[in-house]
RNA sequence: AACUUUAUUAGAGUUUGAUCCUGGCUCAGGAUGAACGCUGGCGGCGUGUCUAAGGCAUGCAAGUCGAAUGCUUUGCCGAUUGUAGCAAUACAGUUGGCGGAGCAUGGCAAACGGGAGAGUAACACAUUGGUAACUUACCCAGAGGACGAGAAUAAUCCUGCGAAAGCGGGAAUAAUACUCGAUAAAAGCGGGGGGACAAAAGUCAUUCCCGCUUAAAGCCGCAAGGCGCCCUUGGAGAGGCCUAUGUCCUAUCAGCUAGUUGGUGAGGUAAAAGCUCACCAAGGCUACGACGGGUACCGGGUGUGAGAGCAUGGCCCGGCUCACUGGGACUGAGACACUGCCCAGACUCCUACGGGAGGCUGCAGUCAAGAAUCUUCCUCAAUGGCCGAAAGGCUGAAGGAGCGACGCCGCGUGAUUGAUGAAGCCCUUCGGGGUGUAAAGAUCUUUUAACCGGGACGAAACAAUGACGGUACCGGUUGAAUAAGGGGCUGCUAACCUCGUGCCAGCAGCAGCGGUAAUACGAGGGCCCCAAGCGUUAUCCGGAUUUAUUGGGCGUAAAGCGUAUGCAGGUGGUUUGUCGCAUCUUCUGUUAAAUCCCGAAGCUCAACUUCGGGGCUGCGGAAGAGAUGGAUAAACUGGAGACCGGAAGAGGCAAGUGGAAUUGCUGGUGUAGGGGUUAAAUCCGUUAAUAUCAGCAGGAACACCAAAUGCGAAAGCAGCUUGCUUGGACGGUUCUGACACUCAGAUACGAAAGCGUGGGGAGCGAAUGGGAUUAGAUACCCCAGUAGUCCACGCCGUAAACUAUGAAUGCUGAGCAUUGGAAGUAUCGACCCUUUCAGUGCUGUCUACCUAAGUUAACACCUUAAGCAUUCCGCCUGGGGAGUACGAGCGCAAGCUUAAAACUCAAAGGAAUAGACGGGGACCCGCACAAGCGGUGGAGCAUGUGGUUUAAUUCGACGGUAAGCGAGGAACCUCACCAAGGCUUGACAUCUAGCUGCAGACUCCCGGAAACGGGAGAGCCUUCGAGGGUGCUAGACAGAUGCUGCAUGGUUGUCGUCAGCUCGUGUCGUGAGAUGUACCGUUAAGUCGGAAAACGAGCGCAACCCCUACUCUAUGUUUUACUAUGUCAUAGAGAACUGCCCGUUUUAAGUGGGAGGAAGGCGGGGAUGACGUCAAAUCAGCAUGGUUCUUACGCCUUGGGCUACACACGUGCUACAAUGGGAAGUACAAAGGGACGCCAAAUCGCAAGAUGGAGCUAAUCCUAUAAAAACUUCCCCCAGUUCGGAUUGAGGUCUGAAACUCGACCUCAUGAAGCCGGAAUCGCUAGUAAACGCGUAUCAGCAACGGCGCGUUGAAUACGUUCUCGGGUCUUGUACUCACCGCCCGUCACGCCAAGAGAGUCGGUAACACCUGAAGCGCCUUAACCGGCACCAAGGUGGGACCGAUGAUAGGGGCGAAGUCGUAACAAGGCAUCCGUAGCGGAAGCUGUGGAUGGAUCACCUCCUUU
Repeated sequence: AACUUUAUUAGAGUUUGAUCCUGGCUCAGGAUGAACGCUGGCGGCGUGUCUAAGGCAUGCAAGUCGAAUGCUUUGCCGAUUGUAGCAAUACAGUUGGCGGAGCAUGGCAAACGGGAGAGUAACACAUUGGUAACUUACCCAGAGGACGAGAAUAAUCCUGCGAAAGCGGGAAUAAUACUCGAUAAAAGCGGGGGGACAAAAGUCAUUCCCGCUUAAAGCCGCAAGGCGCCCUUGGAGAGGCCUAUGUCCUAUCAGCUAGUUGGUGAGGUAAAAGCUCACCAAGGCUACGACGGGUACCGGGUGUGAGAGCAUGGCCCGGCUCACUGGGACUGAGACACUGCCCAGACUCCUACGGGAGGCUGCAGUCAAGAAUCUUCCUCAAUGGCCGAAAGGCUGAAGGAGCGACGCCGCGUGAUUGAUGAAGCCCUUCGGGGUGUAAAGAUCUUUUAACCGGGACGAAACAAUGACGGUACCGGUUGAAUAAGGGGCUGCUAACCUCGUGCCAGCAGCAGCGGUAAUACGAGGGCCCCAAGCGUUAUCCGGAUUUAUUGGGCGUAAAGCGUAUGCAGGUGGUUUGUCGCAUCUUCUGUUAAAUCCCGAAGCUCAACUUCGGGGCUGCGGAAGAGAUGGAUAAACUGGAGACCGGAAGAGGCAAGUGGAAUUGCUGGUGUAGGGGUUAAAUCCGUUAAUAUCAGCAGGAACACCAAAUGCGAAAGCAGCUUGCUUGGACGGUUCUGACACUCAGAUACGAAAGCGUGGGGAGCGAAUGGGAUUAGAUACCCCAGUAGUCCACGCCGUAAACUAUGAAUGCUGAGCAUUGGAAGUAUCGACCCUUUCAGUGCUGUCUACCUAAGUUAACACCUUAAGCAUUCCGCCUGGGGAGUACGAGCGCAAGCUUAAAACUCAAAGGAAUAGACGGGGACCCGCACAAGCGGUGGAGCAUGUGGUUUAAUUCGACGGUAAGCGAGGAACCUCACCAAGGCUUGACAUCUAGCUGCAGACUCCCGGAAACGGGAGAGCCUUCGAGGGUGCUAGACAGAUGCUGCAUGGUUGUCGUCAGCUCGUGUCGUGAGAUGUACCGUUAAGUCGGAAAACGAGCGCAACCCCUACUCUAUGUUUUACUAUGUCAUAGAGAACUGCCCGUUUUAAGUGGGAGGAAGGCGGGGAUGACGUCAAAUCAGCAUGGUUCUUACGCCUUGGGCUACACACGUGCUACAAUGGGAAGUACAAAGGGACGCCAAAUCGCAAGAUGGAGCUAAUCCUAUAAAAACUUCCCCCAGUUCGGAUUGAGGUCUGAAACUCGACCUCAUGAAGCCGGAAUCGCUAGUAAACGCGUAUCAGCAACGGCGCGUUGAAUACGUUCUCGGGUCUUGUACUCACCGCCCGUCACGCCAAGAGAGUCGGUAACACCUGAAGCGCCUUAACCGGCACCAAGGUGGGACCGAUGAUAGGGGCGAAGUCGUAACAAGGCAUCCGUAGCGGAAGCUGUGGAUGGAUCACCUCCUUU
């Protein structure tokens, strides 16, 4: 919405490591007069220059009437005259009728219909009223009338001028053309009388009387009659004018207006009116937006939306306006006239150059413009229009057709069956899967198409009359025949694989994708959506509650004016009466039609059209109601104000006055320093400082009291005294009687800094100077110091002017403190106590206490609300640009107030969470520091690395966590590198096909550096199948230490053997998350205990495993000459658990001490490494995806290289010596290894070693006489040495094909540096460090001084946690999350972009002043022409206003790849930050002054709770 029924609102992506919120951007929907891209079968109905109201060729778009009239000409039919002819007839003429064509007078139409939207912000439009202030041709109805007379004129004829257009003169003529006279009321005008209303003016009732003025035309018809004409009344329809209401943006437009506002009179009009004029008055409009500027036809409606709204006004309908631009009138009922006239201007055309002509924003069409918009078609058959009596004529109105997928609607492109799931293509895990019943094939149908035939409605009224049109439609024939594309497939958003590409090419609506495995680019296949269309672009609404009336906000996100006073405005206490303005109810008029909704009907359906109903939320009228608001009258006291009273106060202004301190000056005492800093220096001081005493001077500020205090509107206010003065609270309840609240504009006040004038100037102190610091230091620190700070007067008007919280009123559960007032009780006393009003604060501190309800995004707020409500004001609408530019106002200036846009980004932001970080805090641990011992860094050598070199010096590893590392053995090999020479199915694997021989292997010869090449010889098994094996050829393939460790597996390093990392359930929180895991003790330990909204659990810790220390048992290869014992070995058991005692802690966990014991609080050592971090390392150990090479990046070989050498670094060895070196002698181990091996005895050699060969498969033999330091004795005597051994020469030994590049060892000789190591730095807490030797893996040998093990000798020190490093827990700040190796600011340099300024220049718009002034109306004049006056378009001159374009140049802004300089901010950001202001500086910025906390940390005070 009448009722019942019924209908009625969708979200997503994107800020973050994650979360909630705020907030913008974007998407999904619908629509279009559209355009573009790809594609395109048919029909119906609609629709089609949105741009240049730019210019137009050509044709047509408004004529008609002979029944108003004159004339010319002509056809036919008559009559008649003349001539010719016998006549028919011909010719010429007159006349009549029926017609045609033309010219002209006259009438009507041409003011409609059709087009367009330039102008217009207005009575233009819409709605509602008025017109008693008006008009109306044609039409309808009524009353009355039409008498008499006259003068012209066009066409025509004659004539003149002109190129033309056209113009002139003379002559003739008609009318329904024109003129005059008569008639005259119900019309008009004037006067008068009465009635009603009324103050008057005036109006009404068709009131009554008198006077004056104005008419006419005929035509047709035999006639009847018809059509016309004049006057008048009424109607219908049409129009003019007026009112109320509504109707875009802009205040960076605030004042506008002289016919302006009103009056009187006159003029004028159809009509009211400054509409016009004269005079008079000085008004009129405006913040409810005048005036100005910009934009725009308005409405019905249309699109969208749940609606409210927002946007829009194309087609259709109504209105307005315009007709090349501007002005003007004429005619007419109607115009200031689209296809009429005059003038001016621009443009185009003609011209004989004198002069003329024209107006598509009618229908077609053309050019131009543009992304873009049609046929120079048919017909008046229908519906209308004009003329006519009619027939009829005209009609680019209209009816139709054509073109365009431009839109809406409908139809079709086939249907059924068909698996071997064909082929092709794509994918594949190679098995298969998809396209897919899809195709082919079979059967069927014919909408559509083609052809043939029939064939309308639209025509109404007897007949006739159809452009569309042989159209729609119907019947038949043929044959699946003629007919599918576009977009998309990362998410939003339906739909996924492969290949190509490699931050390239490209995509993209937003987020974003692409840097070698891209579902995001391009292609293929597949899939999804829609379909003769599909996408894109543009625009509008929606989503967007993102301008919020419905329906938002302002503590911290954007947003409360710095504060008050207060006019307008808005809002307003209690009671009663009246009115009925708002408001509500009912009825009624209107709200054009179309559109919309519902129900029907007609086209086969639908779109479309028709009919009926509803609706169109609006306005007017009538009747009623009386709550609420309002008005009015009367009253009330609760709001507000006044009065009285005693108190409080850093409230304000002025004057006076006080002491302490600083500084200066004078004098005294006194002597060498003072001052300052992290440390210093500048500076002051022997001309006597600092210190100290006394005195004097001057300025500024007021310690203690002091506080959570008090007062004030805010800013702000503090020694004391006095004077003047404001406001508030409380008490009394005496008075007024709503006087109230808020407040745009306005006004006043308004910290600091700053400005002006004049004073003053102690201290402090921008600027400035100096000293430091520093890479620099225009700073921080220090020494000085000017303006200023102070006073008086005047400006400025801003602050983090903050409680980041506007004012007022009411309501909502407690407690405490404090300031001021009052009351009560009691009392000597207001001392305490209790209650109450007003203010100021709090309810936090390990626990004990409090904040409820409510609100909030959270933090938090909570009677001083950010709660629940009301009123009023201010303000906000993404970030940046920017509180900037321009303009305006104010100011002396600085500057303030008001306040944009272009452009650019997809965020900017708030609160909270988890981490990480801090030159934040607390606690704890570690050979982290400290305490010690010994080293490294200096030397020589060894070894690794960098660098350099080189044909190559192969590759990898790079802080810790690379560098005696991969490598636990580089002369060849290894080998990956280089040079050279060779091979190509290959050095190696599997398979297929073919061929040859029967093996292959092997031996020999030649060339060669070898590989290899050439040649010769020898030569298999067998079930006889060329079967196995082998060779050659061909093909699949092999091969790669080539690349990618940022594609991977596996493995490893590191934090770190640090104590942590998580889960389930529950609880808390909107959520991310938290809790558990925080806290108190304790531990090596998240170890354990207590406690606790947590209860449990897992991975880690510990334990279980191995070695070792002790004992026992069993066994015994070995040991010994043998046995036994013991050592020892093997493998089982026991043993240690804070078990016992004392102390302590909380009665706990634990911890300190002690006993016993081989061992005591984890006994010592090893293995064992949580979740994870470092895109950590490794593609060269191995494996492996992808990729690259394939007569080579593969394979073989010889030689070289990895061993180079101005240098730098790392790790070691040996030393520098006397705790030592040398010589001689004498002891004591453990753990290993050994058959291609260890190798004894013996002999030789100075030795390395050689010969030799016993023993040993090893508790037996060997290595191994065995250790070495040690111990004993001797020498050396502090030196470059009897230290040290490098380097070099010579001679050898061994391994090995081979020691030149490039091995080790031995002997003799040589005898370098080095005398304990700068800055710095490493290891170690007990059988440890340090020192000493032994063994072993690799290995032919060895560059081993390395690695891994083994034993021998065997210390020192730890007060302790301030500091360094690393780590753990808790807490705090954060603008970090790639996580501080983070983030990030500004100048400068380069490029691009937009806007502003700018000497100016150019253009436009609207006015103004003056000049000139066409046509024309009006006026004057004239017989008339002419002439004159006024108004006035266009034009000219001039100075301004506003808008736009352009402009050298300078300035700022934004955006750009990894540029330059610094480091301002975020942590205490290394000087806390920020705001206002001033000065200064390359720049961020620094400093002064006042302010804020939106500052970390520590301490103190106060408060709260308890006692």